[in-house]
RNA sequence: GCCCCCAUCGUCUAGCGGUCUAGGACAUUGGCCUUUCACGCCAAAGACACCAGUUCAAAUCUGGUUGGGGGCGCCA
Numbered sequence: 001g002c003c004c005c006c007a008u009c010g011u012c013u014a015g016c017g018g019u020c021u022a023g024g025a026c027a028u029u030g031g032c033c034u035u036u037c038a039c040g041c042c043a044a045a046g047a048c049a050c051c052a053g054u055u056c057a058a059a060u061c062u063g064g065u066u067g068g069g070g071g072c073g074c075c076a
Base pairs, nucleotide, nucleotide: 001072002071003070004069005068006067007066010026011025012024013023018056028044029043030042031041032040049065050064051063052062053061
């Protein structure tokens, strides 16, 4: 330098153009329960890497950027 793959709450993950003002598990916080803690139950907060484009409609499709992973090459 070229090619391929990936990027969603703190972590792991669902999503396959409209049913999504994005769901779940664990974790966190609050409440209930308990003499207390733990367990259990209820509730809350929390995310689409960034910029454009396509479309009536984009987390989803396209291009670019950034970051991560993998393969190939470079050596006059």
Predicted 3D model of a 76-nucleotide RNA (transfer RNA) from Defluviitoga tunisiensis. A source record names the gene tRNA-Glu-TTC-1-1. RNAcentral holds the sequence, with entries from ENA and GtRNAdb.